RNAcentral holds the full RNA, with entries from MGnify. The part of an RNA shown here (large-subunit ribosomal RNA, half A) has 1870 nucleotides and comes from a soil metagenome. Model confidence (mean pLDDT): 80 of 100.
Context: one part of a larger RNA
RNA sequence: GGCACAUGGUGGAUGCCUUGGCAUCGAGAGCCGAUGAAGGACGUACCAGCCUGCGAUAAGCCCUGGGGAGUUGGCAAGGAAGCGUUGAUCCGGGGGUGUCCGAAUGGGGAAACCCAGCACGAGUCAUGUCGUGUUACCCGCGCCUGAAUAAAAUAGGGCGUGUGGAGGGAACGUGGGGAAGUGAAACAUCUCAGUACCCAUAGGAAGAGAAAACAAAAGUGAUUCCGAGAGUAGUGGCGAGCGAAAUCGGAUCAGGCUAAACCCAUAUCGUGUGAUAGCCGGCAGGUGUUGCGUUAUGGGGGUUGUGGGAAUGUUCUUUCACCUGCUGCCGUGGGUGAGCACAGUAAGAAACCAGGGUUGAGGUCGAAGUCCGUUGGGAAGCGGUGCCGGAGCGGGUGAUAGCCCCGUAGAUGAAAGAUCCUGGCUGUGUUGGGCAUCUCCCAAGUAACACGCCACUCCUGGAAUGGUGUGUGAAUCUGGCAGGACCACCUGUUAAGCCUAAAUACUCCUCGAUGACCGAUAGCGGACAAGUACCGUGAGGGAAAGGUGAAAAGUACCCCUGGCGGGGAGUGAAAUAGUACCUGAAACCAUGUGCCUACAAUCCGUCAAAGCCCGGCUGCCCCUUGUGGGUGUUGGGGUGAUGGCGUGCCUUUUGAAGAAUGAGCCUGCGAGUUUGCGUUGUGUGGCGAGGUUAACCCGUGUGGGGUAGCCGUAGCGAAAGCGAGUCUGAAUAGGGCGUUUGAGUCGCACGAUCAAGACCCGAAGCGGAGUGAUCUAUCCAUGGGCAGGUUGAAGCGCCGGUAAGACGGCGUGGAGGACCGAACCCACUUCAGUUGAAAAUGGAGGGGAUGACCUGUGGAUAGGGGUGAAAGGCCAAUCAAACUCCGUGAUAGCUGGUUCUCCCCGAAAUGCAUUUAGGUGCAGCGUUGCGUGUUUCUUGCCGGAGGUAGAGCACUGGAUAGCCGAUGGGCCCUACAAGGUUACUGACGUUAGCCAAACUCCGAAUGCCGGUAAGUGUAAGCGUGGCAGUGAGACUGCGGGCGAUAAGGUUCGUAGUCGAGAGGGAAACAGCCCAGACCAUCGGCUAAGGCCCCUAAGUGGCGGCUAAGUGGAAAAGGAUGUGGAGUCGCAGUGACAACCAGGAGGUUGGCUUGGAAGCAGCCACCCUUGAAAGAGUGCGUAAUAGCUCACUGGUCAAGUGAUUCCGCGCCGACAAUGUAGCGGGGCUCAAGCCGUCCGCCGAAGCCAUGGCAGCGACAUAUUAACUUAAGCCUUCGUGGUUCAGAGGUGUCGCUGGGUAGGGGAGCGUCGUGUCACCGGUGAAGCUCCGGAGUGAUCCAGGGGUGGAGGUGACACGAGUGAGAAUGCAGGCAUGAGUAGCGAAUGAAGAGUGAGAAACUCUUCCGCCGGAUGAUCAAGGGUUCCAGGGUCAAGCUAAUCUGCCCUGGGUAAGUCGGGACCUAAGGCGAGGCCGACAGGCGUAGUCGAUGGACAACCAGUUGAUAUUCUGGUACCGGCGAAUUGGCGCCCAUGACGAGCCCGGUGAUGCUAACCAACCGAAGCACCCUUACUGAUCCCUUCGGGGUGAGGGGGGAGUGUGGAGCUUGGGAACCGACCCGGUAGUAGUCAAGCGAUGGGGUGACACAGGAAGGUAGCCCAACCGCGGCGAUGGUUGUCCGCGGGUAAGCCCGUAGGGUGAGUGAUAGGCAAAUCCGUCACUCUGACUUUGAUGUCGUGCCUGAGAGGUGAUGCCGACCCCGUAGGGGGGAAGUGGGUGAUCCUAUGCUGUCGAGAAAAACCUCUAGCGAGCCAUGAGCCGCCCGUACCCCAAACCGACUCAGGUGAUCAGGUAGAGAAUACCAAGGCGAUC
Repeated sequence: GGCACAUGGUGGAUGCCUUGGCAUCGAGAGCCGAUGAAGGACGUACCAGCCUGCGAUAAGCCCUGGGGAGUUGGCAAGGAAGCGUUGAUCCGGGGGUGUCCGAAUGGGGAAACCCAGCACGAGUCAUGUCGUGUUACCCGCGCCUGAAUAAAAUAGGGCGUGUGGAGGGAACGUGGGGAAGUGAAACAUCUCAGUACCCAUAGGAAGAGAAAACAAAAGUGAUUCCGAGAGUAGUGGCGAGCGAAAUCGGAUCAGGCUAAACCCAUAUCGUGUGAUAGCCGGCAGGUGUUGCGUUAUGGGGGUUGUGGGAAUGUUCUUUCACCUGCUGCCGUGGGUGAGCACAGUAAGAAACCAGGGUUGAGGUCGAAGUCCGUUGGGAAGCGGUGCCGGAGCGGGUGAUAGCCCCGUAGAUGAAAGAUCCUGGCUGUGUUGGGCAUCUCCCAAGUAACACGCCACUCCUGGAAUGGUGUGUGAAUCUGGCAGGACCACCUGUUAAGCCUAAAUACUCCUCGAUGACCGAUAGCGGACAAGUACCGUGAGGGAAAGGUGAAAAGUACCCCUGGCGGGGAGUGAAAUAGUACCUGAAACCAUGUGCCUACAAUCCGUCAAAGCCCGGCUGCCCCUUGUGGGUGUUGGGGUGAUGGCGUGCCUUUUGAAGAAUGAGCCUGCGAGUUUGCGUUGUGUGGCGAGGUUAACCCGUGUGGGGUAGCCGUAGCGAAAGCGAGUCUGAAUAGGGCGUUUGAGUCGCACGAUCAAGACCCGAAGCGGAGUGAUCUAUCCAUGGGCAGGUUGAAGCGCCGGUAAGACGGCGUGGAGGACCGAACCCACUUCAGUUGAAAAUGGAGGGGAUGACCUGUGGAUAGGGGUGAAAGGCCAAUCAAACUCCGUGAUAGCUGGUUCUCCCCGAAAUGCAUUUAGGUGCAGCGUUGCGUGUUUCUUGCCGGAGGUAGAGCACUGGAUAGCCGAUGGGCCCUACAAGGUUACUGACGUUAGCCAAACUCCGAAUGCCGGUAAGUGUAAGCGUGGCAGUGAGACUGCGGGCGAUAAGGUUCGUAGUCGAGAGGGAAACAGCCCAGACCAUCGGCUAAGGCCCCUAAGUGGCGGCUAAGUGGAAAAGGAUGUGGAGUCGCAGUGACAACCAGGAGGUUGGCUUGGAAGCAGCCACCCUUGAAAGAGUGCGUAAUAGCUCACUGGUCAAGUGAUUCCGCGCCGACAAUGUAGCGGGGCUCAAGCCGUCCGCCGAAGCCAUGGCAGCGACAUAUUAACUUAAGCCUUCGUGGUUCAGAGGUGUCGCUGGGUAGGGGAGCGUCGUGUCACCGGUGAAGCUCCGGAGUGAUCCAGGGGUGGAGGUGACACGAGUGAGAAUGCAGGCAUGAGUAGCGAAUGAAGAGUGAGAAACUCUUCCGCCGGAUGAUCAAGGGUUCCAGGGUCAAGCUAAUCUGCCCUGGGUAAGUCGGGACCUAAGGCGAGGCCGACAGGCGUAGUCGAUGGACAACCAGUUGAUAUUCUGGUACCGGCGAAUUGGCGCCCAUGACGAGCCCGGUGAUGCUAACCAACCGAAGCACCCUUACUGAUCCCUUCGGGGUGAGGGGGGAGUGUGGAGCUUGGGAACCGACCCGGUAGUAGUCAAGCGAUGGGGUGACACAGGAAGGUAGCCCAACCGCGGCGAUGGUUGUCCGCGGGUAAGCCCGUAGGGUGAGUGAUAGGCAAAUCCGUCACUCUGACUUUGAUGUCGUGCCUGAGAGGUGAUGCCGACCCCGUAGGGGGGAAGUGGGUGAUCCUAUGCUGUCGAGAAAAACCUCUAGCGAGCCAUGAGCCGCCCGUACCCCAAACCGACUCAGGUGAUCAGGUAGAGAAUACCAAGGCGAUC
């Protein structure tokens, strides 16, 4: 170390139990809420916590009923204090109280908090403070008020009022929206499904509902629900699917009211009128707008489809009394009452009373043994003997109780209230009907239609019906609608208004009951402090955990120990029942004993088996006392040396020991189920040409009804239809399908199937509704941060320069997505880390670091969405579509798993089809039942069809050679015609030899078909039902294809084997050879293959071969290996080999060539000599030469050479750990190979003997018994009798491998029923031993443990059987005493203690020191402090602790927040938008990260301090007295009109006229010439020239003077002014003061310089102390120290700034304010110029100084039982010097840099008293401990990470770098 046994530990299975669940039935109840709900928070008891109850009246208060002795709820005891017969606690009914949140409602808000107004009250001198009540919004109603718009009205506003609304609730209901996974084997119409979900809303039910309905020639008569109709009619990519209705049977039953016509009244509007209209009718009288029409309201009337109603006319018909209508009469109308009739509290008015019943109702009464004995701890058990029962349901009591207890059957019971019945009571009617007329009415943006949709079985279809969005748009009964397009006829019905119980659905909840429901991994998630702990930002997710005992009797006392724990003792029936507690299995861990094991190789067993140990049995012997020893024996047990054989289990596969999958081990849980009275089959049962009910009804129940329906009894046809026939057809024909040949139906069980999640587990995903921007992305608002050093832009100044510029230089200046570099931000490189210190870090370097910079706080954007300087990045460790829940058990042709036994049979991996190929359908093959009965198979014989192998070439093609030679070509000839020739082509033919899967003149073997005979025959075949599986195949032989006549390749055919097949052989080896395993045997014979040893059997016989270890790997090729058989040469005329000679000449053949001579190459290859010799076989040369060969002669002397075939060998022959290619040893006339012969071995084959099972055949009664059943008899009955068959028995024969799969028979588990039993003298369970069965399993039995239930038989019903699912839960192993113990220095001494490396103290040492110090914000929440403790936590120990226990601790008018303000943004009265939900947003209201805002120093505690104390202040308010002042009144003062009257008469206009300037027409003169042209001249007679005159033009000259313009210029009108009115009317005069106006508040960035201060340094000055361990040290020696706030006063450096007056259309009203405009004003200097500077004044403003302070602090000293107490000096000078203050300043720049309140001021307004001073008084709520770069926050941790702001000493240094120090803090939990 292994196995076994025993005893323990661990662990918590099993058994038993149940307080808790689950399901169902019956009854009840079906809402709660502004009178404040549901649900909570916080409190509440004498004592901490949780649950329950309750609410500051707080486990309770009051009244009332019950009840009757104890009680103060439970865990849950204990202590204390009470209450109770004067009736407590307790149980009902009613009332009261009821904090705060929550619809939440006075306002706000981060739920349980903060802040108010008003009224009343308490209190105070007064304010502050407190109590009670009230105050949201919307809606309805009433009143008041009231715009745009004059009135009126409306909108709006206000007040009042409402038992109006709001919110919550499990399912059920109705409505508005409305998916997707899925199915269709894909998918889009379709389906899932109007489902899930969202929203609205109602009720105890809801909805529907009294025919514009169905139907069909007959009828029904609202709706709803159930059963049928019916999976029918239909619909449908006519796919998947979806799927009615009429009608019938039932449940329940119930019907009503309006609108309109017409009449009346009232009101509005219009109109009408003077005597008309009207006035109840008539007459007479009278009245006087009462009329008519419209509209509105109310009343009457009216409500129907055999149409109804109104109106009018007519007719019939119930009563009485009273009152009344202008009068009289007649008639008549209206009202009231009685009688009569009807109805009723529900619809549609409404109460109350009486009587009775039920409930309310908790309670009360309620029979009979504690009799005897016995066991026991205990009796209810057992054995006796009684009793009760309208009660023997159930529970409890020390085991199982009718009679012990509680109960049970039965009986009984108060009030309010609720409910039912009857009566009173109430209401209505008092008229209704008929006929006629056909005048009126009979529901309008409706019906209908068109277009677009939806719902209906109906997917747009021929599409009716119903609904609707848009548009168009009727009729009124002689009208409409419907009857499935539409029309006609007919029938039904009467839309466009409303209400309506019951039958139906559901169960959050209450009570009662039940269960072939569960029993702690089950049953609800939850039997227990469970929706708890815990996880998550959140929505949300979500456990584990029961048992001592009858009773705590829970171990007094002693001993060991620091304790825990243990040993005794004691309790108890039991302590191995000891609060880790019933039983106490297994894994796992130990201890003891027996056997084995240290040369040995192992699927861990099995077969055989020695030895050792133990037991049983009995015989004998011995000592004999015995439960003794020895010996013998044994189908006994344990172990086991040694040998033979032998590769786990499961799954998936052609094939697994597989190095393919799965399992660490054990225990428990874990998978073919259920529903539908579906479908189909089998078995069985009832009835049977019939069978059977469904819903529902009755009944306590077994049960009895119920015939609507379904299946069957008849078929044919598309159908109408006909019918033993029918259809087709012209048919009577023929043919098809039927009849002839008839059994079903309804239950139950089982097989299969369909619809459902459908055997279980498993996706990635899709959709819906929500939750998230504490991470991160971007944006918005408001704050903060950036040591130090460098460079030197623009601008400016000066100088130079220029005509002026430009430009240059020198300064100044201080710009920059500038430079270097810390903090800060980032993350480029490398190393480490990688079960980390860390789920992204550390070390060392790196990049940016005034900017597109970084960062805090608050906010915005949300999932097909956001955000994104863009990487598909980020959106809470998750992103090509977040997370959570739901649809959902999505789907999965895919993978895995699927649990007891035996018996019989037993496949497939093929064909066809497939968006099919790893799936499926049909067929094939299997099984099973029934039918048929040799049809199957084999062999022989006979008869057939066929075209393969082979062969052949006759066809079709291919293909070789020869002969023949047509045709064609060439050449010759040629005028043409013809001809000749040819080494060209070469058909046909012929001869010879060939080839073919798609050639065949031929043609087998085998196979196939048929017949026949025989054999076999439980076999086989065929038919027909149920149920399958298979449809991945593999290799070998043969025949082929593909490939390369490669592959363990691939694909067919055929046969075999494996698959699903064990055994023997091939060493081992699915597919090869032999052979098919029912079981047993220490029997025999053989097959393949073997027989030297391993290893069973021959060292067998005979004859050969091999020499290679060939055998015991291999090819082309090679070889004089060897044996055998042939053939052909040569050879005594001398071969072969060897040796000696010759091997020549023409010629160097010709050509070529530089050369070519036999021998580079081409052509030719002759001749001669000779015995022989090539125009040359090789070597060789530049070419020759040379050496050879062929060939010949000689010597020698016997065989020699070539070739073919056969047997066995040889070479060819190189790989990786080691021989390693016989299995090894080894083998050679073999133990190799060939041939032959004789033996033997050898298997699960065959035989033998025994047995089991299946099947078949035969036989069968013993009198059996039983069932079925046909026949016969029959008294007709459950009768009698007799065959066949089945089961049983006997004999014989055959059969029994088996995966998928089919069939059959059983075992076991849990529960139920019936019968029968066991159990404290010990059930179940657990654990051993023994025995039985073919097995699952069982018990003739026995021992131990255990302590209360259990079992058998026969049936029935299932959550019914475990080894595997990377299964689930728990426990326990292994790795392993292994990795690790998370950055860093400790040492010594002392103390405490049981114990000290770590605790405490001391002394050294070390570390940080821009932090590892100090202070805040966030976050946390008691971690703070003290005392005690050490089980757990602490990565070790612990006396210690951020741990546990018990106490304590946080003190504010001034600090932070609220009672103040607003930003981004949120919410949002009204309002706008939107299917709903909801979105936006005004007024407002919230919201700091900002604005505003009053306290400092010192001391004090164990723990707090700007909070307490001392001292000194300040802010707001109240406020007596006092003092000062201002007002009102009085008096006075100031300012001060207007209308009107009187006066004055500015200014302005022009008329006439004057003056000036200009100047037209006309006239005269002059100039000019487009044109015209008198005249004259010339002429070619056409014309040309001349040019008077006319006409036109002219800015010319003169004359002329029309008229315009300018200046002057009266009167009229009339401003201002003066005077009067009149200092009259009037106004002003304290103070407060807006929710209004204005100002201020009020803002960026960068830069430089200055003035200060804090701080620091020095000191020879001051004070105190010291005087030397070793020479010196009384000295200019050494050491230490040398302070003080807010407030108040002062107002410096610096910065800013004009003042006054008047006017004023703006500032929503007003304003003295602001704005705008105008005017006036200044000390000095300066300037052209108020141009500039400075000053004065005013405002602001650090600091200094004084005071505060005769205070406090203070080195040091003294005292002290050591916690503490007391005293107390100096308190100066110099230097340096900030990133702090002045300063939100100043300067510069462009990117031009919050709002509101406080504050100041102005009026509006208020106002008769007010202001100031002032002793004194008042001053609310919340936070305040402690940690805060961290052991207390965020990271799962006492985690090397992350986390905003403030302070900033010394030396060196530019520095906040760096190094070393200080104050201070640490030494880091092995």
Rfam family: Bacterial large subunit ribosomal RNA.